[in-house]
Molecule: transfer RNA
Organism: Patescibacteria group bacterium
RNA sequence: GCUCCCAUAGCUUAAUGGAUAGAGUAGUGGUUUCCGGAACCACUGAUGACAGUUCGAUUCUGUCUGGGAGCG
Numbered sequence: 001g002c003u004c005c006c007a008u009a010g011c012u013u014a015a016u017g018g019a020u021a022g023a024g025u026a027g028u029g030g031u032u033u034c035c036g037g038a039a040c041c042a043c044u045g046a047u048g049a050c051a052g053u054u055c056g057a058u059u060c061u062g063u064c065u066g067g068g069a070g071c072g
Stems, first nucleotide, its partner, number of pairs: 001071007010025004018055001027043005048064005
């Protein structure tokens, strides 16, 4: 330098272009307990950036950023 793959919550992840982006774990509060843990209930928190296509984009297209693999 060229080609390909990946990027969603603190972490692990789901979502065939269509409903308020869904879970697990973590965190916070509560119930319970002598206290803690466990269990149960509730809450908080996410689509890498900028454009494009579309009535509608996590999903499709382009560029960039970051990570990985292969070739030279």